[in-house]
RNA sequence: CGCCUAAUCCCGCCUGGGAGCGGGGGAACCGCAGCGGCGGCCCGAGCCGCCGCAGGGGCGAAUCGCAGACGCGUAGCGCACACCUUCGGCGCGAGCCCGACAGCUAACCCCGUAGGCGUCAGAAGG
Numbered sequence: 001c002g003c004c005u006a007a008u009c010c011c012g013c014c015u016g017g018g019a020g021c022g023g024g025g026g027a028a029c030c031g032c033a034g035c036g037g038c039g040g041c042c043c044g045a046g047c048c049g050c051c052g053c054a055g056g057g058g059c060g061a062a063u064c065g066c067a068g069a070c071g072c073g074u075a076g077c078g079c080a081c082a083c084c085u086u087c088g089g090c091g092c093g094a095g096c097c098c099g100a101c102a103g104c105u106a107a108c109c110c111c112g113u114a115g116g117c118g119u120c121a122g123a124a125g126g
Stems, first nucleotide, its partner, number of pairs: 001118004008019004020113006030103001034053008055101001056098004064073003076092004083126005
């Protein structure tokens, strides 16, 4: 001086506060609502309660398939123009968290603002 990212800036009595930028929870309406066991509602259909199983969910681009060699593809994502599109080139396509629990969701409530990197940066049109 730039890049990934929400992850920047300001103030301070320095275990903090604020702004900005992000994330989660949370009505109505709408949507979704598995399997098994036990019991109840007169039987049944059906409904209700309890228990168990398979779980389920969040941040992020980071999903999915094949292989069974740990590699090859892939949804998707990033790259010195403020933005958009096209062509070409290069790269990523991870990881972590909640803990039986959360659809959407106004009011309202809660949380984050870490970290990791290095380019002389391709072209055309709008």